This is a predicted structure of a 524-nucleotide part of an RNA (small-subunit ribosomal RNA, 5' domain) from a metagenome.
The coordinates come from a structure-prediction model, not an experiment, and the mean pLDDT is 83.
It matches the Rfam family "Bacterial small subunit ribosomal RNA".
Context: one part of a larger RNA
RNA sequence: GAACGAACGCUGGCGGCAUGCUUAACACAUGCAAGUCGAACGAGAAAGCCCUUCGGGGUGAGUAGAGUGGCGCACGGGUGAGUAACGCAUGGGAACGUACCUUUUGGCUGGGGAUAACCACGGGAAACUGUGGCUAAUACCGAAUAAUCUCUUCGGAGUAAAGGAGGCCUCUCCUUGGAAGCUUUCACCAGAAGAUCGGCCCAUGUCCCAUUAGCUUGUUGGUAGGGUAAUGGCCUACCAAGGCUGCGAUGGGUAGCUGGUUUGAGAGAAUGAUCAGCCACACUGGAACUGAGACACGGUCCAGACUCCUACGGGAGGCAGCAGUGGGGAAUAUUGCACAAUGGGGGCAACCCUGAUGCAGCAAUGCCGCGUGAGUGAAGAAGGCCCUUGGGUCGUAAAGCCCUUUCGACAGGGAAGAAGGAUUUACCGAUUAAUACCCGGUAGAUUUGACGGUACCUGGAGAAGAAGCACCGGCUAAUUUCGUGCCAGCAGCCGCGGUAAUACGAAAGGUGCAAGCGUUGUUC
Numbered sequence: 001g002a003a004c005g006a007a008c009g010c011u012g013g014c015g016g017c018a019u020g021c022u023u024a025a026c027a028c029a030u031g032c033a034a035g036u037c038g039a040a041c042g043a044g045a046a047a048g049c050c051c052u053u054c055g056g057g058g059u060g061a062g063u064a065g066a067g068u069g070g071c072g073c074a075c076g077g078g079u080g081a082g083u084a085a086c087g088c089a090u091g092g093g094a095a096c097g098u099a100c101c102u103u104u105u106g107g108c109u110g111g112g113g114a115u116a117a118c119c120a121c122g123g124g125a126a127a128c129u130g131u132g133g134c135u136a137a138u139a140c141c142g143a144a145u146a147a148u149c150u151c152u153u154c155g156g157a158g159u160a161a162a163g164g165a166g167g168c169c170u171c172u173c174c175u176u177g178g179a180a181g182c183u184u185u186c187a188c189c190a191g192a193a194g195a196u197c198g199g200c201c202c203a204u205g206u207c208c209c210a211u212u213a214g215c216u217u218g219u220u221g222g223u224a225g226g227g228u229a230a231u232g233g234c235c236u237a238c239c240a241a242g243g244c245u246g247c248g249a250u251g252g253g254u255a256g257c258u259g260g261u262u263u264g265a266g267a268g269a270a271u272g273a274u275c276a277g278c279c280a281c282a283c284u285g286g287a288a289c290u291g292a293g294a295c296a297c298g299g300u301c302c303a304g305a306c307u308c309c310u311a312c313g314g315g316a317g318g319c320a321g322c323a324g325u326g327g328g329g330a331a332u333a334u335u336g337c338a339c340a341a342u343g344g345g346g347g348c349a350a351c352c353c354u355g356a357u358g359c360a361g362c363a364a365u366g367c368c369g370c371g372u373g374a375g376u377g378a379a380g381a382a383g384g385c386c387c388u389u390g391g392g393u394c395g396u397a398a399a400g401c402c403c404u405u406u407c408g409a410c411a412g413g414g415a416a417g418a419a420g421g422a423u424u425u426a427c428c429g430a431u432u433a434a435u436a437c438c439c440g441g442u443a444g445a446u447u448u449g450a451c452g453g454u455a456c457c458u459g460g461a462g463a464a465g466a467a468g469c470a471c472c473g474g475c476u477a478a479u480u481u482c483g484u485g486c487c488a489g490c491a492g493c494c495g496c497g498g499u500a501a502u503a504c505g506a507a508a509g510g511u512g513c514a515a516g517c518g519u520u521g522u523u524c
Base pairs, nucleotide, nucleotide: 001524002523003522004521006520007519008518009517010516013370014369015368016367017366018365019363020362021328026326027325028324030323031322032321035071036070037069040068041067048059049058050057051056078281079280080279087206088205089204090203091202092201093200096198097197101194102193103192104191105190106189107188109143111141112140118133119132120131121130122129123128149158150157151156163186164185165184166183167182168181172179173178174177207253208252209251214244215243216242219241220240221239222238223237224236225235226234256278257277258276259275260271261270262269263268283304284303285302286301287300306317307316308315309314334360336359337358338357342356343354344353345352346351373403375401376400383394384393385392386391407465410459411458412457413456421447422446423445424444425443426442427441428440429439468513469512470511471510472509473494474493475492479508480507481506482505483504489496490495
C1' cells in the first nucleotide's frame, strides 16, 4: 500500500446492488418448510337454506373429511462434526444399474380369493389397539400366450400385462337408443436402443511432527464357492507366506476438497464466507425395510443421553429447513408478503402444494453513484486568535444582492414494464366411416402482479432539511498561544514531559480523507 462475512470509538442525508452466527455439530417454546391424483377404487357426512301431514323430504353434495391404490417424499433446503481418504482435482478404464423422458418392435386374453374404509362388540388415562361380519380396484394371485428376454446338458425349460376418459352408430349384438361394438387419447406389459443420473477400478497430485521406525494375520496372493446391479478377501473354506516401509510405512496432530478469493510485476504465499461442482452428516451409536434409487434431515426398529405427558401400567420428541427464543460471544437481521415470475412434485387438465424462489423489513457491513448549493460581494464588518501594537489571520469566508431546486418532505398522475401462458369462439390442417372427440396452427375476446400506489413523470414551496473524523516532532502533508511542570499524560518506531513542551491537555490556525473517519485483529 491492498484486502476483509469483520468488531470497537466518534459521526451520520439519499439511492442502487451485494452481504450478514467466523463462537456452542449448544439446548430449543410456537407457526410454517411435501404433497398430489375422484380421468385407479369402494363408500360418504354435517352446519345452513327450503318444504312439511311434524313422521320426514329436498338442497347443501357425490361436496368436506377419512380409507385402499398410484406417483413423489433419495429432489430442493441446511451444516462442515467427522474424514489425510480413491474424499477431492485432473486424466484414463471395464465387470454394471438407471423410475420418469425419447425412438422402435410386439402384446394388452380369460379367471379367482382376499382386505381397509364401513357395521357390531370390546381393551386403554393416552398413544393406540383386539375380535367378528360386509365390500371395490390400475391392490393381490393363479391360468393362457411369448421372444431378439433368462437358464440350458443346446434336446429343451421358464417368465408379463390394467384399465380409465371423450365421442359415435360404419361393422357385430340387443334395435327410439345403447353396449362388452367402432374410434381417439392417456395409461399398462415384455424386449432393443438412446439420453440422463449413478455405482466400481486405476495413474498422478493433495498440511505438520522422526522428540512417531518399523507396521500387518483376511494381513498379501491363489483355487473353489457364496454374495452384489457389477469387479474384487467383499465374505467363507482350503493352500502358499506373503504385502507395506527412509522416494517416510505405522502412529500422533490439524483439516471437508475444488473452481475460485486476497495479495504480488511475477514466481509465490495465505485462504476456501457469499456463487458453482463433489463429498460427508442429520440428538449420539447401531441396523435393516420399502423402493429404479436410501441404509433415508421433517420414515421404521434397537440402545443411550436429554426434555415433556401420565390415571405410574405406559407413552411422545429431535430447527446443522425458514422465521424466532435462551445461552455462548467483540459480533451477525423479520416469529413479514406471494406463488405474479423462474424452477420442482402430483394431475389429461383446471388446479393444488412449494420458508426452493421472487420480493419486502433490519444493519454505513461492503462497493458504486448523488447531495449538503451556484454567482456576485472589501466598509477586508463584528467577533475569535496571534502580535514587534504598526498590524496579521480566520476571509469572499459571513452579511447583503441575484439565481437554481438535484436529493428529501408535500400534492397529483402512474393499475407502466416484469406476461409468457390459461379459458373460450371462429377458421384451417391432421386423424377418422364421420361435420364427434383428441392433437397442431392462425385470428379475435376474456382473465391472472406479492413487490406496490413501488419505479417513473409532473406540479407548487423554499437555500430551505443534510459534515464529520483523524492528524499537524521525524518517518509523514500540515504550527502558534495558553495550561501543566518526569506530574497529568502521549507513544507504530525513534522517543516527548523535571517552568519558555511545534510531541501531554485546550484554543486558534492548518493538513488529509469524507457519509464517513480513525483504532484493533488477520492475510499478502
The full RNA is in RNAcentral, with records from SILVA.